Notes
Predicted 3D model of a 681-nucleotide part of an RNA (large-subunit ribosomal RNA, domain II) from a Patescibacteria group bacterium. The organism belongs to Bacteria candidate phyla, within Bacteria.
Context: one part of a larger RNA
RNA sequence: ACCGGUGAGUUAUUCUGCAUCGUCAAGUCUCAGUAACAAUGGUUACGAAGGCGUAGUGAAAGCGUGCCCUAAUUAGGCAUUAGACGAUGGGAAUAGACCCGAAACCAGGUGAGCUAACCUUGAGCAGGUUGAACUCUGACGAAAGCCAGGGGGAGGACCGAACUCGUAGUCGCAGCAAUGACUUGAGAUGACUUGAGGUUAGAGGCAAUAUGCCAAACGAACCUGGAGAUAGCUGGUUCUCCCCGAAAUAUAUUUAGGUAUAGCGCUAAGAUAAAAGGAGUAUGGGGUAGAGCACUGAAUGGUUUUCUGCUUCGCAAGAGGUAGCAACCAAUCAAACUCCGAAUACAUACGAUCUUGUCUUAGUAGUCAGUCCUGUCGGGCUAAGCCGAUGGGUCUAGAGGGAAACAACCCAGACUCUCAAUUAAGGCCUCUAAAUCAUGGCUCAGUUUACAAGGAAGUCAAGAUUCAUAGACACCCAGGAAGUUGGCUUAGAAGCAGCCACCUUUUAAAGAUAGCGUAACAGCUCACUGGCGGAUGAUUCUUGGCGCCGGAAAUUCAGGAGGAUCAAGCCAUGUGCCGAAAUUAGAGACUUGCAGUAAUGCAAUUGGUAGGGGAGCGUUGUCAGUGCGGCGAAGCGGAACCAUAAGGUUUGGUGGAGCGCUGACAAGUGAGAAUGCCGGU
Numbered sequence: 001a002c003c004g005g006u007g008a009g010u011u012a013u014u015c016u017g018c019a020u021c022g023u024c025a026a027g028u029c030u031c032a033g034u035a036a037c038a039a040u041g042g043u044u045a046c047g048a049a050g051g052c053g054u055a056g057u058g059a060a061a062g063c064g065u066g067c068c069c070u071a072a073u074u075a076g077g078c079a080u081u082a083g084a085c086g087a088u089g090g091g092a093a094u095a096g097a098c099c100c101g102a103a104a105c106c107a108g109g110u111g112a113g114c115u116a117a118c119c120u121u122g123a124g125c126a127g128g129u130u131g132a133a134c135u136c137u138g139a140c141g142a143a144a145g146c147c148a149g150g151g152g153g154a155g156g157a158c159c160g161a162a163c164u165c166g167u168a169g170u171c172g173c174a175g176c177a178a179u180g181a182c183u184u185g186a187g188a189u190g191a192c193u194u195g196a197g198g199u200u201a202g203a204g205g206c207a208a209u210a211u212g213c214c215a216a217a218c219g220a221a222c223c224u225g226g227a228g229a230u231a232g233c234u235g236g237u238u239c240u241c242c243c244c245g246a247a248a249u250a251u252a253u254u255u256a257g258g259u260a261u262a263g264c265g266c267u268a269a270g271a272u273a274a275a276a277g278g279a280g281u282a283u284g285g286g287g288u289a290g291a292g293c294a295c296u297g298a299a300u301g302g303u304u305u306u307c308u309g310c311u312u313c314g315c316a317a318g319a320g321g322u323a324g325c326a327a328c329c330a331a332u333c334a335a336a337c338u339c340c341g342a343a344u345a346c347a348u349a350c351g352a353u354c355u356u357g358u359c360u361u362a363g364u365a366g367u368c369a370g371u372c373c374u375g376u377c378g379g380g381c382u383a384a385g386c387c388g389a390u391g392g393g394u395c396u397a398g399a400g401g402g403a404a405a406c407a408a409c410c411c412a413g414a415c416u417c418u419c420a421a422u423u424a425a426g427g428c429c430u431c432u433a434a435a436u437c438a439u440g441g442c443u444c445a446g447u448u449u450a451c452a453a454g455g456a457a458g459u460c461a462a463g464a465u466u467c468a469u470a471g472a473c474a475c476c477c478a479g480g481a482a483g484u485u486g487g488c489u490u491a492g493a494a495g496c497a498g499c500c501a502c503c504u505u506u507u508a509a510a511g512a513u514a515g516c517g518u519a520a521c522a523g524c525u526c527a528c529u530g531g532c533g534g535a536u537g538a539u540u541c542u543u544g545g546c547g548c549c550g551g552a553a554a555u556u557c558a559g560g561a562g563g564a565u566c567a568a569g570c571c572a573u574g575u576g577c578c579g580a581a582a583u584u585a586g587a588g589a590c591u592u593g594c595a596g597u598a599a600u601g602c603a604a605u606u607g608g609u610a611g612g613g614g615a616g617c618g619u620u621g622u623c624a625g626u627g628c629g630g631c632g633a634a635g636c637g638g639a640a641c642c643a644u645a646a647g648g649u650u651u652g653g654u655g656g657a658g659c660g661c662u663g664a665c666a667a668g669u670g671a672g673a674a675u676g677c678c679g680g681u
Base pairs, nucleotide, nucleotide: 001681002680003679004678005677006676011095012094013093014092015091016090018089019088020087021086022085023084024083027052028051029050033046034045035044036043037042056063057062066078067077068076098236099235101233105226106225107224108223109222110221116200117199118198119197120196121195122194123193124192125190127159128158129157130155134151135150136149137148138147140145163187164186165185168183169182170181171180202218204214205213206212211220239616240615241614242613243612244611249262250261251260252259253258263367264366265364266363267362268361269360270359271358272357275356276355277354280350281349282348283347284346290340291338292337296334297333298332300330301329302328303327304326307324308323309322310321311320312319313318370395372393373392374391375390376389377388378387379386400411401410402409415588416587417586418585420584421583422582426578427577428576429562430561431560435575437574438573439572440571441570442569448564454549455548458546459545460544461543462542463541464540466538467537476531477530478529479528481505482504483503486500487499488498511526514525515524516523589606591604592603593602594601595600617670619667620666621665622664623663624662625661626660627659628658635654636653638651639650640649641648642647
């Protein structure tokens, strides 16, 4: 991992404005007990103590088909007679209470043959080195002493086996080994190592303290019990079909992933059509959007006078400057400003047409993590697949077609069948169903098939401006002068460093010079003028369409690909066609309503998670009835057939002794999931 088996709402008691059924009924039920019968669990009869019900109401005294409230109610609340017992089912409570699952807590015991410390008694440490104290001899010395040599043999001394340990590396990693092997290494007369016997026990012991050790997992051992601890948490929870079908909100919560009540679902009964929703109309309250500055604050400029602070001038009077307060003028800002003030929404009343709901009672759920898109807002950065509010839609719980793929976008809501038809969104060169369709334009960027500010003689269209055969625009040829090197400045300043001025003349025209240049001149251009040339022309500007640049990413160049250029791109118009579980057609079924005596007909319905309701299939056993079986039961595996499903029937094979059907009853009653459990492979 697979296969087979096994595996989860049970049982008891009590409760119930509950459903269905049964018995009796203004009643109903017997408990204990007694008797008879039977013989393991009882049955029958008797038994009226008691329960519930037959009367309510009030807190109560109490009153009573009425009672309460009140001084009093025409008001209001409750009541104004069907129950009792039993069975089955739904729900609740108490119990382990649908099943599995803790870490933990407590009690009583078992452990120091591992390991920690200690006690008693034993054992062990090759060899080599160093050479303390002390001492002897000699030299020297007055002595103390010192020097030399010999003896001596100290040390948590040195090197290094046994022994003890485990530093570094490698191997090993389902190993040789639940901690090892090899190489290397530390201690090796000591706080050394070690045998045997003993002591200390879990609310504890031991500990040169590491939360370390106490029998291979110790922040509190292990075993058994309390015990099915508890688990607002995770996982799992087994046959079928039919009808309906949510929520992810409010309030509260030691509450926030739980729960209660309400909201929204389902079931049953009843009420309602003068009902509920609803375009619209009318009447309301409001303080939002907007607006405004009248208040509260913010904030800019100016004016003015008194005042205040500082300061300048002045002998002083006074004048000036600056800052502040105040007032006025002008122009502003505000979620926590308002002299104002909508649209919507909301409330109440009426209400065409339309829809079918709405309410009450009872029973019984699930939901309390929502999601994206869109309109309008708040927060945030007018950030977020962001956090919230409020309308709508989708998904959730919704399949089908489109968007290449793609819960939420677009189209559209799947009862079943059909090798029929029409369409939606979206498409029609090939992949790929349908136009290489028609007409008129645009685009050359493969734009199409990535975004901005910004940039540009891209191109198309529309408009404006000025010039132009008295010759425009551009190229080309020629001129572009004189007073004068203007004055000043300066070493120099001559059109062209800088300052001032910027006139006059000759002219077709020519600036006291627009640029380059020189040390300063010189030199080269420009403005301006003439010539040449020859035009449905040229200059400048505005607007729109489609393009260009701006433009960097990692396996494939990437529109989904091939590929496409008077498109298979873009804009506009038109005609066809394709295209879904939509709609239509044909056949059939369910549910509900209506009609009908019925048969039947008509109409509508039939996506669905949590969840509610209804109807069934199958398994095991019991009772009664009725059948099959060695002329072959059950079981097993194969085939065929039937039914809307769970399933059922038949047949031949295997097998070798039991097994069905009908009615009723009772459940250890249905397996794919629980890192389920057991077995096999």